[in-house]
RNA sequence: AGAGUUUGAUCCUGGCUCAGGAUGAACGUUGGCGGCGUGCCUAAUACAUGCAAGUCGAACGAGAAGCUCGUUUUCGAAUGAGUGGAGAGUGGCGCACGGGUGAGUAACACAUGGCUGACCUGCCCUUCAGAGGGGGACAACCACUGGAAACGGUGGCUAAUACCCCAUAUGCUCACGGUGUUCAGAAAGCUGUGAGGAAAAGUUCCGGCGCUGAAGGAGGGGGCUGUGGCCCAUCAGCUAGUUGGUAAGGUAAUGGCUUACCAAGGCGAUGACGGGUAGGGGGCCUGAGAGGGUGACCCCCCACACGGGUACUGAGAUACGGACCCGACUCCUACGGGAGGCAGCAGUAAGGGAUAUUGCGACAAUGGGCGAAAGCCUGACGCAGCAACGCCGCGUGUGGGAUGACGGCCUUCGGGUUGUAAACCACUUUUCUGGGGGAAGAGGAAGUCGGUACCCCAGGAAUAAGUCUCGGCUAACUACGUGCCAGCAGCCGCGGUAAAACGUAGGAGGCGAACGUUAUCCGGAUUUACUGGGUGUAAAGCGCGUGCAGGCGGUGGUGUAAGUCGUGUGUGAAAGCGCCCAGGCUCAACCGGGCGAGGACAUGCGAAACUGCAUCACUAGAGGCAGGUAGAGGCGUGCGGAAUUCCGGGUGUAGUGGUGAAAUGCGUAGAUAUCCGGAGGAACACCAGUGGCGAAGGCGGCGCGCUGGACCUGGCCUGACGCUAAGACGCGAAAGCAUGGGUAGCGAACGGGAUUAGAAACCCCGGUAGUCCAUGCCGUAAACGAUGCAUACUAGAUGUUGCGGUGUCAAGCUGCAGUGUCGAAGCAAACGUGAUAAGUAUGCCACCUGGGGACUACGGCCGCAAGGUUAAAACUCAAAGGAAUUGACGGGGGCCCGCACAAGCAGCGGAGCGUGUGGUUUAAUUCGAGCCUACACGAAGAACCUUACCUGGGCUUGACAUAUAAGUGGUAGGGAAGUGAAAGCGGACCGACCUCCGGGAGCUUAUACAGGUGCUGCAUGGCUGUCGUCAGCUCGUGUCGUGAGAUGUCCGGUUAAGUCCGGUAACGAGCGCAACCCUCGCCGUUAGUUACAAGUGUCUAACGGGACUGCCCGUUGAACGCGGGAGGAAGGUGGGGAUGACGUCAAGUCAGCAUGGCCUUUAUGUCCAGGGCUACACACACGCUACAAUGGCCGGUACAAUGGGUCGCCAACCCGCGAGGGGGAGCUAAUCCAACAAAGCCGGUCUCAGUUCGGAUUGUAGGCUGCAACUCGCCUGCAUGAAGUCGGAGUUGCUAGUAACCGCAGGUCAGCUAUACUGCGGUGAAUACGUUCCCUGGCCUUGUACACACCGCCCGUCACGUCAUGGAAGCUGGUCAUGCCUGAAGUCGGUGGGUUAACCGUAAGGAGACAACCGCCUAAGGCAGGGCUGGUGACUGGGACGAAGUCGGAACAAGGUA
Repeated sequence: AGAGUUUGAUCCUGGCUCAGGAUGAACGUUGGCGGCGUGCCUAAUACAUGCAAGUCGAACGAGAAGCUCGUUUUCGAAUGAGUGGAGAGUGGCGCACGGGUGAGUAACACAUGGCUGACCUGCCCUUCAGAGGGGGACAACCACUGGAAACGGUGGCUAAUACCCCAUAUGCUCACGGUGUUCAGAAAGCUGUGAGGAAAAGUUCCGGCGCUGAAGGAGGGGGCUGUGGCCCAUCAGCUAGUUGGUAAGGUAAUGGCUUACCAAGGCGAUGACGGGUAGGGGGCCUGAGAGGGUGACCCCCCACACGGGUACUGAGAUACGGACCCGACUCCUACGGGAGGCAGCAGUAAGGGAUAUUGCGACAAUGGGCGAAAGCCUGACGCAGCAACGCCGCGUGUGGGAUGACGGCCUUCGGGUUGUAAACCACUUUUCUGGGGGAAGAGGAAGUCGGUACCCCAGGAAUAAGUCUCGGCUAACUACGUGCCAGCAGCCGCGGUAAAACGUAGGAGGCGAACGUUAUCCGGAUUUACUGGGUGUAAAGCGCGUGCAGGCGGUGGUGUAAGUCGUGUGUGAAAGCGCCCAGGCUCAACCGGGCGAGGACAUGCGAAACUGCAUCACUAGAGGCAGGUAGAGGCGUGCGGAAUUCCGGGUGUAGUGGUGAAAUGCGUAGAUAUCCGGAGGAACACCAGUGGCGAAGGCGGCGCGCUGGACCUGGCCUGACGCUAAGACGCGAAAGCAUGGGUAGCGAACGGGAUUAGAAACCCCGGUAGUCCAUGCCGUAAACGAUGCAUACUAGAUGUUGCGGUGUCAAGCUGCAGUGUCGAAGCAAACGUGAUAAGUAUGCCACCUGGGGACUACGGCCGCAAGGUUAAAACUCAAAGGAAUUGACGGGGGCCCGCACAAGCAGCGGAGCGUGUGGUUUAAUUCGAGCCUACACGAAGAACCUUACCUGGGCUUGACAUAUAAGUGGUAGGGAAGUGAAAGCGGACCGACCUCCGGGAGCUUAUACAGGUGCUGCAUGGCUGUCGUCAGCUCGUGUCGUGAGAUGUCCGGUUAAGUCCGGUAACGAGCGCAACCCUCGCCGUUAGUUACAAGUGUCUAACGGGACUGCCCGUUGAACGCGGGAGGAAGGUGGGGAUGACGUCAAGUCAGCAUGGCCUUUAUGUCCAGGGCUACACACACGCUACAAUGGCCGGUACAAUGGGUCGCCAACCCGCGAGGGGGAGCUAAUCCAACAAAGCCGGUCUCAGUUCGGAUUGUAGGCUGCAACUCGCCUGCAUGAAGUCGGAGUUGCUAGUAACCGCAGGUCAGCUAUACUGCGGUGAAUACGUUCCCUGGCCUUGUACACACCGCCCGUCACGUCAUGGAAGCUGGUCAUGCCUGAAGUCGGUGGGUUAACCGUAAGGAGACAACCGCCUAAGGCAGGGCUGGUGACUGGGACGAAGUCGGAACAAGGUA
């Protein structure tokens, strides 16, 4: 410090995700030791049990047990004195500290700085003064007594440092004066008079310790205040003790703190009030920092102590282990009543993912309470225990050791790897075990920890390694298993038979007593941007203006010192922090010392540039004034002509209108057309212009009235009066709403006609609201320049509007204000923008923060309504987007080619037959091929074989290959009878080869293995088809662009061609094109078997020549080329062939072959027989033959070429009507043979008919091949003679020796179903104006939401499932106040008739106190209506998501109606 992820690729925007650090953690796997820390984050839920606050006999009375002595004794004991001091009581101090928790609290609670002249302070310290004299009780105790208990009641006795009275008063307090200081007050201080109020004659160990009043100190506390730190404005208004005053009360003290009266204030956009959340800080985590998050442990403060209220005591409490009351809960009970409060330490239950011992210290240390002290108490504390919860340290050995062992895994079978790793050898002992010694911490004694730390000795490599990961990010790869299954996953994404992504194994990488996962926080994220972002198109400028608050503000001077800056002082607790200095545990963590830093606050002094404030001045901003100018600026009112429609009349007759084409409509009751007249409403042609005006919306005939603004010129006046603008107010197209008018045309809705599969639309005929006017609402638009307003500055060029200056009033030059285009720098992701900025700056406002949900819901406000405005969340996705690029596509455009169309010729589609395919059938009808580019295709030949299929019968190292081992000599091989459908079984008999004599070969057996036309052409090689013989496809260097990429390859000509030429930031090159090759056509040379006319070259075949726009004319840019011509056998590529660029279609082929993987192994292999591939209602494709007279039949007669032949072609001759048979000559072929070519020509016949056309079908008799023609061959003779009379929609081929017609040959092959295919020759046409249209293709351009690329993408309803959410009759909680009723405890006040030791009084009685009662307040309870906020709810609304549902096709191309 970055990385992954949107795309085919690119740049940008933007979100999501990852790598880091951290934790009071938890979970999974694993786990040796030690040190130091940490350990209920949840239920402030409930708690059994024990302990956590007592102490003082030197304050006091009484005094048990025990002990000593004495007496008595029934020897049990009793009793007296002394000693002793338990437990309880009176009294004092403490219990307000220490310890826990974070519920409440948004507050002077906390932090920080001040103030207290408005205050308190026990114990402690210092100082001053004092302690004189009296009195009465009450506990304990005793007696009686109530109660189950808790706890009491009555009577009696008694002490004090308990209580009371009197005296004294330096001082103190109060009242009234004086003085006095202060910014200020009735304050402090000083002072006068008056009044008031103290104490324990205690105790003692004789040193003291205590007591009372006063002053001061230290420390502690109360109160007030500036400043600081959460969210929501969908909380905007709140407030009656409320704000202030006066008086009184109350308090230690100010104060509405409380009460009465008076006034009507107080708070709030700098966020009151309300709601939600939350203890605050030091700090901690993170971060470069600024920040963000957090508030465990430790320290400070606050609050709380079962929920709530209340006071008492006290120096201090509204009191965790005190009291009273109410409530909930738990427990005891004799049912009458009582008891309790672990958020102290342990511990229990519960909750939860989750958090420890009912330990030790009769307190050793530190600290605390009491005490004079000894001491007692102390779950504070110190220790130990449990837990890898965290941090730190140590170890699990070290060195040597190669046959690189075994085993594992992989393998191309060679090897590689695990791996010096192990074994083995040598060494060491941290740790461990055993034994011995043994601390510091403590002061004179007393040590929980602890026989611990540490030290010594002995033993022995001994006791000690895991976990996660290995597709990219991200370090680390193979095999097997699995087969969109099981599973993984932080994001992208893996898995559908070759998975480095799942699982396992081997190996590797990371970390290591841990390693992963989950959760949470910061970081990365400049992704809330103060540091440090944006708003034309990515999210984002309010539709526009006026303007209060606020923010900001021109030039010069003077003053001030609030901001600002400098410096000093105080504060900023400790701990913490620091790359500082250094100490203690062996180091470290940890602990301790010193130093330091940061920022904040207060205050003193200083500075005066800048900002502020005050004041004086200025004129450049702003405004005014004067003179001009342009204008659809606004409002009102009047006028005008053209046109449409309607009405009246005339002429006139059958149509008109409308459309792609029609129809509805109108019209013989007279339309349309045409002429004249009239009515009414709306809008203003031409002028008219990226012209004008306005803030925007918007404004268009002409005149008049009223009225707003702008510009130019002058530089006369004011003197910063300015800019912006939250809220507010106003204006605001169209549509819409309300009331009333108006209505010609147009025209939602609606009706009709068409179109269509449908047509709720587009088109047509009608037509209501509306459009118009008046008044009032609405308040929104792609209200757009998708660009807020203002000011300043920053190259130009060229139009145009308005007004100036100058000019020979021409052009021009020049100034200001508008309005356009192009463009420099700059900016920008790019597109673009560019003085009218999106440049450079300043000020202010508004707005944005991933997509969807959502221009939504709820709530508020506005509206008559429609609706507007403000505006979420759950849930869901990993993207959504912008600009540009390359393609592809378009029912976009331009140019061009092609038998693409057109012009022609012949066909196909109809018939019969052949063949192939689909379908069906079948035991099987083997398999493949499927638009073009499958379908007479693989198949250049299925009766058996082929053959892969079916049925049945056999074989199992096999029909075939290799290797090893063993065996075998009448062996291998042949093979009769018999059996069988055959294969096979069987075996009489015959009977080998090579050799170096070992054996080999062969055969048999066994083991490895063979075999498979079984699967995957989507694992592959090779080959092939197609686009397409189309003219394209690329590269190097350079240049342009951030980049994908572009340029080159574009443009203008030209070509069959990216062919060539010219232009040109390109210059060159490669694969294609062309040429080179073969063949045909002309000529020559050479050779000549065969042929023949016998020496010639028709011919054959080998080598050459020939054609190149070379020549001429025209045309062109005088380039390429094009047109014409000459010559020539051939002319502009002469005809044909071979030759197929980069690539596309996961095109075809695992069944030609090869091949990975999988499957099969007495079968999916192999052998055999028979059957099937030949089936047949149908459908399609390719053909053949025809339908006839340009013909059929009969007779005669002429002319080819290619190719084939010895398991062959087969002559002459003979037989047969013929197929064929016999025959055997010739030929290994220019020699012989098939072999007569046919159409043609000549002659004859038929005469338009289902025929002398046509030949299917069938019968019958034969022939041939073959082991065999039944399924299922071909041929021949005779007989039979079907459909068919030229073929619907549609569709194919062909541009010249072509089409068409005619025959011939060959391959395959025993034969053949060949009409197929491949070749060969014979005869031999027609047409092309042309490129509008159909199809294919090429180039340029344009749009795009497509890129699996239009067979694309994609929208909505409906149906199904899941999820969250809104509304809803209601139902049910929580919370907050309010009103009324009841009202405990308690303070305060009142009452007087009860009770009453101290004081007064001789007494009666009084004072005072207590009790009782009453009142105010009030916790709580009840009743009632509300506010806010949850849960739930029949039904209902939309939303999101979900491989293959339905209907359409709205958007993306002109998306087919932009």